[in-house]
RNA sequence: GUCUUAUCAAGAAAGGUGGAGGGACAGGCCCUUUGAAGCCUUAGCAACCGCCUCUCGAAUUUAUUCGGGAGGGUUAGGUGCUAAAUCCUGCCCGUUUUGGUUUUCAACAACCAAAAUUUGGGAAAGAUAAGAA
Numbered sequence: 001g002u003c004u005u006a007u008c009a010a011g012a013a014a015g016g017u018g019g020a021g022g023g024a025c026a027g028g029c030c031c032u033u034u035g036a037a038g039c040c041u042u043a044g045c046a047a048c049c050g051c052c053u054c055u056c057g058a059a060u061u062u063a064u065u066c067g068g069g070a071g072g073g074u075u076a077g078g079u080g081c082u083a084a085a086u087c088c089u090g091c092c093c094g095u096u097u098u099g100g101u102u103u104u105c106a107a108c109a110a111c112c113a114a115a116a117u118u119u120g121g122g123a124a125a126g127a128u129a130a131g132a133a
Stems, first nucleotide, its partner, number of pairs: 002132007013042005021031003025090004043082003048078002050074004054069007086125001091122003094117009
């Protein structure tokens, strides 16, 4: 780097160094010399994995191993995270409004287009974790 699964509206920053960018991409909108990114230190958040407890099943070596599940606890283990919903939108569908076309006496209806939709739904993309080849 690729694939699979899960999660992404909550939560949690100070110091040092550095010296102009950063928020993945595009558009928007923000953050930033009252100091960006990066790096270091310390602290914190969370609970994916791990660990502890309970429980179910299987195997046997009969008290151990393996696997599943549930709630809780823990953070002296492995990661992650600590502006803004993944900051918003992006593609499709829906809803509402407006306009146009066809039809009609007129309307209804159908179709098309545009706009709106920070809690309408689903994808895509991205991030993180666990696992696989």

RNAcentral holds the sequence, with entries from Rfam. Predicted 3D model of a 133-nucleotide RNA (SAM riboswitch aptamer (S box leader)) from Rhodohalobacter barkolensis.